[in-house]
Molecule: small-subunit ribosomal RNA
Organism: metagenome
């Protein structure tokens, strides 16, 4: 710090998702020890048990009980009385502010204990529990009657001191403080203990004096109330809320300020800077994360608030409306004699219950802090400990050295060999931690007999304070820690290895089990499943799951964006609100410096110390970015005030326009009426048809009516804010521009609501309707045509007035302002030169266009009209679908507008642009592609392959062009692989090794269909010898497989195509894919060559070069050849010759080289000479990059699977030849250009010893017999056939064609019947030029005539594959059809149009609207009743303290009334949550139906 996913492939936007860190965590696998933390987040459910607040006898009476000195001491208990229970301690339920932070006010206020100061404690009363007697009551608790004390309670006395009235000084913030005189007037108390000289008393005790209480007053300290100002949730689909409500004035209340509370008066107060509502929520210090700004969070430790079972309400008290007080009301629980009662763990342990999940019913008051006490102590689940829990941090070990035979086994293997692995055994050490065994801190400080000085005081008492001190306090725990002993001895797992991510192999699985955080693995060779070796990582841990924070600049202050990717409001006018031109003076809110307070500790940073270390603690010191107040500065912003003129606005002058409203007027055209001329069509299409028209259209003519629109001008021309706006003219109205520079004095910009204006349909009333024309008829197309075409037609369109308020309302580009090279039209208008004027030049400005420069931008593009570069203000927008839907509101007559979600799917949606493929896109060019031809094919008969079909088996490939006379260049048997039968099992074949033998081989017999099986006879070679060679048999390794995967391959072929492509270096453009080059202007068969050019070279391909042939040399002359010459049996035989032909070798020839002439002085065309050949001569060889998972595993090769007495080998027989039918390729032929007879000419090439075989001779012939010649220019197959010469048939199913049978033969072979070919002889079928549709050919070619050769005993050959002979026709010329190339151009394609891709129906799940309703919760209002209880009122009842002699008072109760009041009801509402018969779209499902909407001009843009 990033990274992976959208594509072919880039860039960009944009979502997802991963790497890090953390948790009060859970769940899985493993688990050695110690420290320090931490541990009920869920049901503020319910609780059994036991503890958690009590203490004082030095207030105070009684009682028991013990000890003995018998009236003294000590313990103990209930009960009055003090103090404390209002703290500790626990939860987060409620609370959006009665709460919390932060800083401020109280001149608006209280404080018990405790400190400091002064003062003061004097005299009386009168009850009452406890107790005892008696009674009710299961209980719980009382009733009555008596007795009794106090620091309990109750007057009185004093008094600083409070209060009222009057005044006087100070200060201040308006009420108002502080002090001081003066008058009236009110309020206190308690006592107990220790000592103890005088004096008093019979004693007790008075009295002194200490110490603790006590009252009072003042002042601190610490706490408490209250006020007020900032700050921190969501939500506008919550917009108006409020009657004690906002203020006042008078009472009352409180410690206090106050509508706090009352009663009168006014009508106020809050609220877009979010009042009211409604969800959610304890708040903060601070926690995690972060580079930081944030963002999420408030466990554990600390402050603060609220709660203590729900709700209500007071009382004591300094303090509560009180977590282990009360009173009521209510649920639940529990007891009970049914009458009544108790009870509240959100304290500690602890149970149940829910729940993924959270401990000991432990010890201790020893420290530390609380309460009470004088104190000793006594209490103290506060705390201090320890236990459980790997629940977190953080420390340590689980050993260390040497150690290669690189050891066994494991695992891979290319079989050499690698890894595990120095790892292990082994050899030498060590001993932390754990066992043991022994020693042994600190946590302790105080308490305190006793003695010593001080201080108080009459005291040498007593108390208090100071030093010294005898004793004596530990739960944890014999713990940390040390030492001894012991033996490597006890101590390693988990999660991953396809990418992102460090880490690879064999094996199983075969879209199956299964993985998965994104991509995405798996359909027989998975590094992605599953196990294994091995590796990686982190370790007492690891991994997963949950949550946050981070990456995410993906809410962007710091930090994004809006032309096409989400995303500028249709446009304007404008309130609020934010901004806002120059100068000067002033202020000092902002702002910007110092300086004070406070920001609690803890946390966090740094530094240091303590426990071996760390974590952990402790101790400094720094921050705590705030907040208030002060004290300065005035640059800027703000305010004031005074000025400018540039912004803006008026004035005057002068012009421009389809700007707008309203009238008035015109002329052309359609239609329709009326009358004429006129006859049969007329209109409409791709072609028709509907329709019009003999009742007379149409068409032409003259008249009339009506109604919308205004041609030419017209033009990226003009005007308006947009919408929008086009005939004239006239009125009235905005507007915008020039001029010169008169006037105000910043009067401006932008605008959330608002308000207004808004295209076209639409909607209401009234008109009007000519044309057009939704909707509808009807005709056509069609597989269908609710479409497109055509004919007719109503809404509507036009007017008026009222709504609607939306649009791809667009420049997809908010609106004002300011600056930024520049070229070139156009419109307005100004200036200036010319000129008599106009035209025109020139410059300015306002507008409105193209093109570009910087810059900008993902790129396309923007570019003074910005999408530059700034400012200002508004409006949007954060993935793609569900959705602009759904609810709720609100506006609208409606249709419908605006506001506007979610649940749930996906891992993309998208933008620009790149390369290709694609178009019923365009342009150019080419090819027997079409067109012009010849001949065909489809028809028939047969061959022949193919499918089908049948079969035991009809072996297997090969299937559009590119299977189908194809592998097969030859299936009777072999070949054969297929099927039946009937045999072998180390095997028909190759090798190793052990073991046994001698044979192996011939030969001959029996069986059998044959392989096979038996029997019987004969018997080696080498070597001195050990042995070996060759055979057999028996075991092991192994062979053998035409079995399976051409989608695991190699090799080798089709094809696209002999088509002109097809690519690289190096520069050049692009962010980049990629381009350039290879395009372009010309030209060729060619990316041929030429000119241009950011290209400049280069390679595979084109061509040449290679064979054949066409002409001509030179060289050689047998087996070929014969011109002269010579012989001859008349054959080049012979002899001889190389002339000639030929053979076969090397050359030569053609290269646009020459002329014309066209062309860019090119390339190259177009035409002529010569020449055998002319323009790559002519034909073959030869096939770039790469397409078809093209074809072949059955030519061979070969991974993997698989078979192994079989899928391997042998043999006999079938098959492979089948036969309703379908297609493909071919032969005969349908005749007279021919048949058919006779006769008479001329080739090339090949092949020939298991061979070709002559002549001769037999056959009617196939042939047979014969052998002679040739291993071949010599001999032979071998007679060419078509032609040409005569003859005959004369248009017939024929003297045409020969299929098909039959009967007789010949070959070849072991065999000829499935199943061979041939011959003779009879037979004589269909066929008489072929439908739709289709094929081949541009010259020695088509056509047509024979011939030979491979294979092969022989044949299916009519095939293939060569040779030769006759030898044509036709091509205007690229529109169309088929294929190809090159450029453009659109694309929603890239598996590339056999592409993508919509919507209904029909199944399936899922999540939601809507529903007649039902049933919860909350919550608001109204009334009903109304506990308990302050508090007001009564005071007939009742009462001890004071007054009084009493009678009575004064004061208090209890009772009764009367306000408020929880809970209860009953009624109406609002909010929301769950269910609901049906239903409505939605989404999502490997292979459903119907169509063909979209993407290319997507076939009606």
């Nucleotide at each position: 710090a990033g990274a992976a996913u959208u594509u072919g492939a880039u860039c960009u936007u944009a979502g997802u998702u991963c790497a890090g860190a953390u948790u009060g965590a859970a769940u899985g696998c493993u688990g050695a020890c110690g420290g320090c933390g931490u541990g009920g987040a869920u049901g503020a459910g319910g609780c059994a048990u036991g503890c958690a607040a009590g203490u004082c006898g030095a207030a105070c009476g009684a009682g028991a009980c013990u000890a003995c000195u018998u009236g003294u001491a000590g313990u103990c208990u209930a009960g009055u009385g003090g103090c404390g229970a209002a703290a500790g301690g626990g939860u987060u339920a409620g609370u959006a502010a009665u709460a919390c932070a932060u800083g401020g006010g109280c001149a608006a206020u209280c404080u018990g204990c405790c400190u400091u100061u002064g003062a003061c404690c004097u005299g009386g009363g009168g009850a009452u529990a406890a107790c005892g007697g008696u009674u009710g009551g299961a209980a719980a608790c009382g009733g009555c009657c008596g007795c009794u004390a106090a620091u309990a309670c109750c007057g009185a006395a004093u008094g600083a001191g409070g209060a009222u009235u009057a005044u006087c000084u100070a200060g201040g913030c308006a009420u108002c403080u502080a002090g001081g005189u003066a008058u009236u007037u009110u309020c206190a108390a308690a006592g107990u203990u220790g000592g103890g000289g005088a004096u008093c008393g019979c004693a007790a005790g008075a009295c002194c004096u200490a110490g603790c209480g006590g009252u009072u007053a003042a002042a601190g300290a610490g706490g408490a109330g209250c006020c007020c100002a900032u700050g921190g949730g969501a939500u506008a689909u919550c917009a108006g809320c409020u009657u004690g409500u906002u203020g006042g004035u008078g009472a009352g209340g409180u410690a206090a300020c106050g509508g706090c509370u009352u009663a009168c008066c006014a009508a106020g107060g809050c609220u877009a800077a979010g009042a009211c509502g409604u969800c959610u929520a304890g708040g903060c210090g601070g926690a995690u994360u972060g580079a930081g700004a944030g963002a999420u969070u408030g466990a554990c430790c600390g402050c603060c608030a609220a709660c203590a079972u729900u709700g209500g309400g007071a009382c004591u008290g300094a303090g509560a409306c009180a977590c282990u007080g009360c009173c009521c009301a209510a649920a639940c629980u529990c007891c009970u004699a049914c009458g009544g009662g108790a009870g509240g763990c959100u304290g500690c342990a602890g149970u149940c219950g829910a729940g993924a999940a959270u401990c000991a019913u432990u010890c201790a008051c020893a420290a530390u802090g609380g309460g009470c006490g004088a104190a000793a102590g006594c209490c103290u689940g506060a705390u201090g400990a320890u236990g459980c829990g790997a629940c977190g941090c953080c420390g340590u070990g689980u050993g260390a050295a040497c150690g290669a035979a690189g050891a066994a086994g494991g695992c891979c293997c290319u079989c050499g060999g690698g890894u595990u692995g120095u790892a292990a055994a082994g050899u030498u050490c060590u001993u932390u931690c754990g066992c043991u065994u022994g020693g042994g801190a600190g946590c302790a400080a105080g308490a305190g007999a006793a003695u010593a000085u001080g201080a108080c005081g009459a005291a040498u008492a007593a108390u208090c304070a100071u030093a010294u001190g005898a004793u004596u306090u530990g739960a944890g725990a014999g713990u940390a820690c040390c030492a001894g002993g012991u033996a490597a001895a006890g101590a390693a797992g988990c999660a991953c290895c396809g990418g992102c991510u460090a880490a690879c192999u064999c094996c199983g699985u075969g879209c199956c089990a299964g993985c998965a955080g994104c991509u995405g693995c798996g359909g027989u060779a998975a590094u992605a499943c599953g196990g294994a070796g091995g590796g990686u990582g982190c370790a007492a841990g690891c991994a997963u799951u949950a949550a946050u924070c981070g990456g995410a600049u993906u809410u962007a202050c710091u930090g994004g964006g809006c032309g096409u990717a989400a995303a500028g409001g249709g446009c304007g006018c404008g309130u609020a609100g934010g901004c806002g031109u120059u100068u000067g003076a002033g202020u000092a809110a902002g702002u910007c410096a110092g300086g004070u307070g406070u920001g609690a500790a803890a946390u966090u940073u740094c530094g240091a110390a303590a426990c071996u270390c760390a974590a952990u603690u402790u101790c400094g010191a720094a921050a705590c970015u705030g907040c208030a107040c002060u004290u300065g500065a005035a640059a800027c912003u703000a305010c004031u005030c005074a000025a400018a003129u540039g912004g803006a606005g008026g004035a005057u002058a002068a012009g421009c326009g389809g700007a707008g409203a309203a009238a008035a007027u015109a002329g052309a055209a359609u239609u329709c009426c009326a009358c004429g001329u006129g006859u049969a069509g007329c209109g409409g299409u791709g072609a028709a048809a509907u329709g019009c028209g003999u009742a007379g259209a149409u068409a032409u003519g003259u008249g009339g009516a009506g109604g919308a629109a205004u041609a030419c001008c017209g033009g990226u021309g003009g005007c308006g804010a947009a919408g929008g706006c086009g005939a004239u003219u006239u009125u009235c109205u905005a507007g915008c521009u020039u001029a010169a520079a008169c006037c105000u004095g910043a009067c401006g910009c932008u605008g959330a609501g608002g308000c207004g204006c808004g295209a076209a349909a639409g909607c209401a009333a009234g008109g009007g309707g000519a044309g057009c024309a939704a909707a509808c008829a009807g005709g056509a197309u069609u597989a269908g045509a609710u479409a497109c075409c055509c004919u007719g037609g109503u809404a509507g369109u036009c007017c008026u007035u009222g709504c609607c308020g939306u649009a791809a309302a667009c420049g997809a580009u908010g609106u004002a302002u300011a600056c930024u090279u520049g070229a070139u039209g156009u419109g307005g208008u100004c200036a200036g030169g010319c000129u008599c004027a106009a035209c025109c030049c020139u410059g300015g400005u306002c507008g409105u266009g193209u093109c570009g420069a910087a810059g900008c931008u993902c790129a396309c593009g923007c570019g003074a009209u910005a999408a530059g570069u700034a400012u200002a203000c508004c409006g949007c927008c954060u993935g793609a679908g569900g959705a602009g839907u759904a609810c709720g509101c609100u506006c609208g007559c409606a249709a419908g507008g605006g506001u506007g979600a979610a649940a749930c799917u996906c891992a993309a949606a998208a933008g620009a642009a790149u390369u290709g493929a694609c178009g019923g896109g365009g342009a150019c060019c080419c090819g027997c592609a079409c067109a012009a031809g010849c001949a065909g094919u489809g028809g028939a008969g047969c061959a022949u392959g193919u499918g089908g079909u049948u079969u035991a088996a009809u072996u297997c490939g090969a299937u559009g062009c590119a299977a189908c006379g194809c592998g097969a260049a030859g299936a009777a048997c072999c070949c054969u692989a297929c099927c039946c039968a009937g045999g072998c099992u180390u095997g028909a074949c190759a090798u190793g090794c052990a073991g046994a033998g001698g044979c192996c081989g011939u030969u001959a017999c029996c069986u059998g269909a044959a392989a096979g099986g038996g029997u019987a006879a004969u018997u080696u070679c080498c070597g001195a010898a050990a042995g070996g060679a060759c055979c057999u048999c028996u075991g092991u390794g192994c062979a053998g497989g035409u079995g399976c995967u051409g989608c695991a391959u190699g090799g080798c072929u089709g094809u696209c195509g002999u088509c002109a492509g097809c690519u690289c270096g190096u520069g050049c453009c692009g962010u980049g894919a990629g381009g350039u080059g290879u395009u372009g202007g010309g030209u060729u068969a060619a990316g041929u060559c030429c000119c241009g050019c950011a290209a400049c070279g280069a390679g595979c391909g084109c061509a040449a070069c290679c064979c054949u042939u066409a002409u001509c040399g030179u060289u050689a002359g047998u087996u070929g050849c014969c011109a002269a010459c010579a012989u001859u049996u008349u054959a080049g035989g012979u002899g001889g010759g190389g002339a000639c032909u030929c053979u076969a070798a090397c050359g030569a020839g053609a290269c646009u080289g020459c002329c014309c002439g066209g062309g860019u002085g090119a390339a190259c065309c177009g035409g002529g000479a010569g020449g055998a050949a002319g323009g790559u001569g002519a034909g073959g060889a030869u096939g770039a990059c790469g397409u078809c998972a093209a074809g072949u595993c059955c030519g061979c090769a070969u991974g993997g699977c698989c078979c192994u007495u079989a899928u391997g080998c042998c043999u006999g027989g079938g098959g492979c030849u089948a036969c309703a039918c379908a297609c493909g390729u071919g032969c005969u032929a349908c005749a007279a250009u021919g048949g058919u007879c006779g006769g008479u000419a001329c080739a090339g090439a090949a092949g020939g010893c298991a061979g070709c075989g002559a002549a001769g001779c037999c056959g009617a012939g196939a042939g047979g017999u014969g052998a002679a010649g040739c291993a071949a220019a010599u001999c032979c197959u071998a007679g060419a056939a078509a032609a040409c010469c005569g003859a005959u048939c004369u248009c017939a199913g024929u003297u045409c064609a020969g299929a098909u049978u039959g009967u007789a033969g010949u070959c070849u072979g072991c065999a000829a019947u499935u199943c061979g070919a041939c011959u003779a002889c009879a037979u004589g079928a269909a066929g008489a030029u072929g439908g739709a549709a289709u094929u081949g050919c541009u010259a020695g070619u088509a056509a047509u005539g024979g011939c030979g050769u491979g294979u092969c005993a022989g044949c299916a050959a009519c095939a293939a594959c060569g040779c030769c002979g006759u030898g044509a026709a036709u091509a205007c010329g690229u529109u169309c059809c088929c294929g190809g190339g090159u450029c453009u151009u659109g694309u929603a394609c890239a598996c590339a149009c056999c592409g993508c891709c919509c919507g209904u129906c029909a199944c399936a799940u899922c999540a939601u609207g809507g529903g007649a309703g039902u049933u919860g919760g909350u919550u608001u209002u109204a009334c009903u009743c109304g506990a308990a209880g302050u508090c007001g009122c009564u005071g007939a009842c009742c009462c001890a303290a004071c007054c009084g002699u009493a009678a009575g008072g004064a004061g208090g109760g209890a009772g009764g009334c009367g306000c408020c009041g929880a809970a209860a009801g009953u009624g109406a509402g609002g909010c929301u949550g769950a269910u609901g018969a049906c239903u409505g779209g939605g989404a999502u499902g490997a292979a459903g139906u119907c169509g063909a909407a979209a993407c290319a001009a997507g076939g009606u843009a």